[in-house]
Formats: sequence, structure tokens, C1' cells
RNA sequence: AACACACUUCGGGGAAGGGCGAAACUCCCAAUCGGCAGUAAAGUCUGCGAGCCGCAAGGCAAGAACAGGUGGAAUUCCUGUACCGACCGUAAAGUCGGGACGAAAGAAGUGAAUU
Repeated sequence: AACACACUUCGGGGAAGGGCGAAACUCCCAAUCGGCAGUAAAGUCUGCGAGCCGCAAGGCAAGAACAGGUGGAAUUCCUGUACCGACCGUAAAGUCGGGACGAAAGAAGUGAAUU
């Protein structure tokens, strides 16, 4: 220094204001948010996690972007205009309540056989 393995900690944000109504943070106007790894820095590229089934291995389900500019390189930056968001509950929900003081992609660290 690498590393089988063991353990510890961390690990998701968001409906201002208004309209209709008996009732809506759910509808309408408007507002607002963006997990992890990779890669020119990404909610919309590639892959993963979150849901369901299963003892497990694993299986199933499930979203969204274009144009222009700079550059050696960007669907990632800049400009413009768009779009998307599990399940259960409830006046129809990305944003409220709940499963969840949960789980997890993963991040950091400690110990350590061995090389």
C1' cells in the first nucleotide's frame, strides 16, 4: 500500500399567496422540490435504490427534454422553453397524514487474517 472479513457512524427535499366549495396544502391559478454510482458537474443519458412477491438466490412492477451557445470533451455547464414523480388514507396529493424512531443504493471511518 492492497485486501477476504467483522464492526461503527452517516445516508431525501418540497404547495408562499389566491379562486370555487359544506369540505381541497389533493381540483383551478400560481408556488415549490430533486436520493446514490458513472460520465465535463445530470430529477429527464447509463445503471442502482425506494414499492410488491420470495427463507434466500432472485423475480415482478414503475416516470420524464428538446433547441441554441461555449468547449478538445457537456442530452451534465450557460441561455431559452418544456416535462416527470410508488403504495395506503382523505374532496382526486411529487409537496399533507401513514407504513417509516423503518429499509436502502451508497458515503466515510475503525479493526484485521493475508499478500